[in-house]
Parts: sequence; structure tokens; C1' cells
RNA sequence: CCUGCACAAGGGCAAACCUGCCGAAAGGCAGCGACGCAAAACCUCCGGUCUAACGGCGACGUACUCGCCCACGACAGCGGGGUUGCCGGC
Repeated sequence: CCUGCACAAGGGCAAACCUGCCGAAAGGCAGCGACGCAAAACCUCCGGUCUAACGGCGACGUACUCGCCCACGACAGCGGGGUUGCCGGC
């Protein structure tokens, strides 16, 4: 240094549903609860996905309304990447 012990040991996180709050929404926070996760710890740099308020364009005679485009919004439990971390004894 590698392999086994390891379906180990000590533990950790917490999906969906439901309740309350925030938000235009996606979604977030808290409680409950566990689908799962060896980084399901942290970070939007790259790709991807989601929403479309504001804004733009169009339809409608105006208005109302509708359609399309668009992140400055969101997802770290979509992948890549960066950083950090537990056991590995005999």
C1' cells in the first nucleotide's frame, strides 16, 4: 500500500402523504412520518429539469381574458464538478 473481516460496529440524514406558515408558482421552513441514501453533508461553476410573477409579442374594437417567449426564481434526493467528513481494530 492492497484485499478480506463488512449483509460489521457506532451512528447520521429523511422521500411521499398530512398539518401550519411563506411564495404568483415551482418550491421553501417547521411538525409528524420513513421511501430510500456510504456522502441524501456544504456549494448553482457546467449540463439538465421545473415554475412564469415582472417584462415582451400576439389575438380580442378598447377593457377583461387567453395564447406564446423569457429567469432575475427553484430543484444539491437529476447528473458532472469543487470542498469537507465516520469506521476500516485484531
This is a predicted structure of a 90-nucleotide RNA (c-di-GMP-I riboswitch aptamer) from an Anaerolineales bacterium. Model confidence (mean pLDDT): 86 of 100. The organism belongs to Anaerolineales, within Bacteria.